A computed fold for a 344-nucleotide part of an RNA from Yeosuana aromativorans, annotated as small-subunit ribosomal RNA, central domain. Taxonomically the source falls in Yeosuana (Bacteria, Pseudomonadati, Bacteroidota, Flavobacteriia). Its Rfam family is "Bacterial small subunit ribosomal RNA".

[in-house]
Context: one part of a larger RNA
RNA sequence: UUGGGUUUAAAGGGUCCGUAGGUGGACGAUUAAGUCAGAGGUGAAAUCCUGCAGCUCAACUGUAGAAUUGCCUUUGAUACUGGUUGUCUUGAAUCAUUGUGAAGUGGUUAGAAUAUGUGGUGUAGCGGUGAAAUGCAUAGAUAUCACAUAGAAUACCGAUUGCGAAGGCAGAUCACUAACAAUGCAUUGACACUGAUGGACGAAAGCGUGGGGAGCGAACAGGAUUAGAUACCCUGGUAGUCCACGCCGUAAACGAUGGAUACUAGCUGUUCGGGUUUACCUGAGUGGCUAAGCGAAAGUGAUAAGUAUCCCACCUGGGGAGUACGUUCGCAAGAAUGAAACUC
Numbered sequence: 001u002u003g004g005g006u007u008u009a010a011a012g013g014g015u016c017c018g019u020a021g022g023u024g025g026a027c028g029a030u031u032a033a034g035u036c037a038g039a040g041g042u043g044a045a046a047u048c049c050u051g052c053a054g055c056u057c058a059a060c061u062g063u064a065g066a067a068u069u070g071c072c073u074u075u076g077a078u079a080c081u082g083g084u085u086g087u088c089u090u091g092a093a094u095c096a097u098u099g100u101g102a103a104g105u106g107g108u109u110a111g112a113a114u115a116u117g118u119g120g121u122g123u124a125g126c127g128g129u130g131a132a133a134u135g136c137a138u139a140g141a142u143a144u145c146a147c148a149u150a151g152a153a154u155a156c157c158g159a160u161u162g163c164g165a166a167g168g169c170a171g172a173u174c175a176c177u178a179a180c181a182a183u184g185c186a187u188u189g190a191c192a193c194u195g196a197u198g199g200a201c202g203a204a205a206g207c208g209u210g211g212g213g214a215g216c217g218a219a220c221a222g223g224a225u226u227a228g229a230u231a232c233c234c235u236g237g238u239a240g241u242c243c244a245c246g247c248c249g250u251a252a253a254c255g256a257u258g259g260a261u262a263c264u265a266g267c268u269g270u271u272c273g274g275g276u277u278u279a280c281c282u283g284a285g286u287g288g289c290u291a292a293g294c295g296a297a298a299g300u301g302a303u304a305a306g307u308a309u310c311c312c313a314c315c316u317g318g319g320g321a322g323u324a325c326g327u328u329c330g331c332a333a334g335a336a337u338g339a340a341a342c343u344c
Stems, first nucleotide, its partner, number of pairs: 003316004007298002012312001014201004021194003025088007033081002035077008049065006091191001092188003095184006103177007110154001114150008125136002162169002206247006215241002220236004258311006266289010293300002317344003326337004
């Protein structure tokens, strides 16, 4: 390389959009590029293969043939693929109606808790732990009552619940925006699938500027524990966590399972619809158990890891190493791309 693979052995891109490209529904007509058939030309010789012949044999040599799987020209064939053209509706999309949800953005607002402040009551402890101590407290703490202020998060409902492409999303309400599902006939008439390069989004932490700062809390300080204790436990506590704008672009970004389409026994929950009329039928999701099959097994099993087709990504022994060098991006941290020597 061919091949074989990618849940867990190496291997699915974090997710989506989409360019080139690849692939692509039904029925006709036409063309004849691919495809198939015939003919002609060419495909040097030697070599290789086959027959025969010459050196006493062989190597070697001569001769004839085959082969040269290719290219060109020409005459035909038209099932399939392609081109052109016409028609169609089942793929796809649009529309209408009815719904659904923690989908997004912005505003307004609520109650509980916590902390702080002021005032009242009140007096000697509080707090914390396995036990303590650091700490707080007669300058009146802790506890309790009233009022005020602040920031952050939304108990119960709450659930193998729901929504979103993924990351993710949860008090209430308003405005704006998007999505999805069912049903229906109407419209377009293959407009589709995938998608290298590219673009957008992308948890947490981190970075820049300006705010904010209740609680929590890396770093740090102290108290304990211990042989030691740069920890686990305790008392404090800065960055951060929050907001606005701009970067970063990574995660066990996981279902460790790329996307699309079709097909292949059943049973049982549940969410949102439709039809029937309480038996049930049906669409789209979301769970459990299993048949066949698959699988090294664990398991998976209509939400496939089954049977097939199309497109993309990725893997090819362990270490060295996601390192070095170079390049691109970034304010930086670093990210992306990504070897070799050597060694087992």